[in-house]
Molecule: c-di-GMP-I riboswitch aptamer
Organism: Actinotalea sp. M2MS4P-6
RNA sequence: AGCGACAAACGGCAAACCCACCGUGAGGUGGGGACGCAAAGCCACGGGACCCUCCGGGUCAGCCGGGCCACCGAA
Numbered sequence: 001a002g003c004g005a006c007a008a009a010c011g012g013c014a015a016a017c018c019c020a021c022c023g024u025g026a027g028g029u030g031g032g033g034a035c036g037c038a039a040a041g042c043c044a045c046g047g048g049a050c051c052c053u054c055c056g057g058g059u060c061a062g063c064c065g066g067g068c069c070a071c072c073g074a075a
Base pairs, nucleotide, nucleotide: 012037013036017032018031019030020029021028022027035062041068042067043066045065046064047063048060049059050058051057052056
């Protein structure tokens, strides 16, 4: 010098379940609540699962892949 491994700190998000509301439904929104998450931030582009009033339309980003943005810094 290069590569790799491994911390710390401020915080953040919020599964299941419960209540209210929206939706035919998958599911969504708000509140409560934490199973977990270093992208569990955003995007429906590909795969996948799910729903429907099924030649089609939709839901899920906390299923996988991909894209974009991003806090701290052993730096």